A computed fold for a 74-nucleotide RNA from Shewanella insulae, annotated as transfer RNA. Model confidence (mean pLDDT): 81 of 100. It matches the Rfam family "tRNA". By type it is a transfer RNA. Taxonomically the source falls in Shewanella (Bacteria, Pseudomonadati, Gammaproteobacteria, Shewanellaceae).

RNA sequence: GGCUAUGUAGCUCAGCUGGUUAGAGCACAGCACUCAUAAUGCUGGGGUCGCAGGUUCAAGUCCCGCCAUAGCUA
Numbered sequence: 001g002g003c004u005a006u007g008u009a010g011c012u013c014a015g016c017u018g019g020u021u022a023g024a025g026c027a028c029a030g031c032a033c034u035c036a037u038a039a040u041g042c043u044g045g046g047g048u049c050g051c052a053g054g055u056u057c058a059a060g061u062c063c064c065g066c067c068a069u070a071g072c073u074a
Base pairs, nucleotide, nucleotide: 001073002072003071004070005069006068007067010026011025012024013023019057028044029043030042031041032040050066051065053063054062
């Protein structure tokens, strides 16, 4: 340099061929329980969906460019 894959919450990930409000587990905060802690239960906060543009009535999803990471290859 070329090719491929991945990039979504603090972490690990889902999101089925574009369609209603972007979700789960863990973590975090509060409450309950307890003498107290842990565990458990309930509630809650947290997202420019890597960046920027395009297509569309509508984009996390499709297209182009760029960036980052991993793998293969000269």